This is a predicted structure of a 73-nucleotide RNA (transfer RNA) from an uncultured Patescibacteria group bacterium. It matches the Rfam family "tRNA". It is annotated as a transfer RNA. Its mean pLDDT, the model's own confidence on a scale to 100, is 82.
RNA sequence: GGGCGGCUAGCUCAGGGGCAAGAGCGUUCGCCUUACACGCGAGAGGUCGAUGGUUCGAAUCCAUCGCCGCCCA
Numbered sequence: 001g002g003g004c005g006g007c008u009a010g011c012u013c014a015g016g017g018g019c020a021a022g023a024g025c026g027u028u029c030g031c032c033u034u035a036c037a038c039g040c041g042a043g044a045g046g047u048c049g050a051u052g053g054u055u056c057g058a059a060u061c062c063a064u065c066g067c068c069g070c071c072c073a
Stems, first nucleotide, its partner, number of pairs: 001072007010025004018056001027043005049065005
């Protein structure tokens, strides 16, 4: 230098144009218990890597850039 993949909650990841951005784990509160754990219920937590573009509408499509990983040279 070239090719490919990834970037979404504290962590691991889903979601591939609309209907509210979600799951598990973690965390907070409540219930349960003599108490703790387990279990059950509820909640908080997100500029969807950045900027621009397409579109009535973008986490999702396109362009450029950044970071991480793999391969080629």